[in-house]
c-di-GMP-I riboswitch aptamer from a Desulfuromonadales bacterium, 75 nucleotides, folded computationally. Of the family's consensus pairs, 94% are formed in the model. NCBI's taxonomy places the organism under Bacteria, Pseudomonadati, Thermodesulfobacteriota, Desulfuromonadia, Desulfuromonadales. Model confidence (mean pLDDT): 85 of 100. The sequence was found by an Rfam model in a public genome assembly.

């Protein structure tokens, strides 16, 4: 360094659900929490699903594919 994927060490992220908040809604923020995650970091590029005030409109990357960026190193 790439490939790979966690034995081990350091860590990390956070489902629901409850609370305030902000959307018309889909959902998103913040806090408790912790079902799970080797990229469950980020990007809305492509597809698939949801929303809608039906526009040249929003939303979900913890839905699949990409793109990039990164901790460790027994094998």
């Nucleotide at each position: 360094u790439a490939c790979u994927g966690u034995a081990a060490a350091a860590g990390g992220c956070a489902a629901a659900a409850c609370c305030g908040g902000a959307g018309c809604a889909a959902u998103c923020c913040g806090g408790u929490g912790a079902c799970g995650c080797a990229a469950a970091g980020c990007c809305a590029c492509g597809g698939a699903u949801c929303c809608u005030a039906c526009a040249g409109g929003g939303a979900u990357c913890g839905c699949c594919g990409g793109g990039u960026u990164a901790c460790c190193g027994a094998a």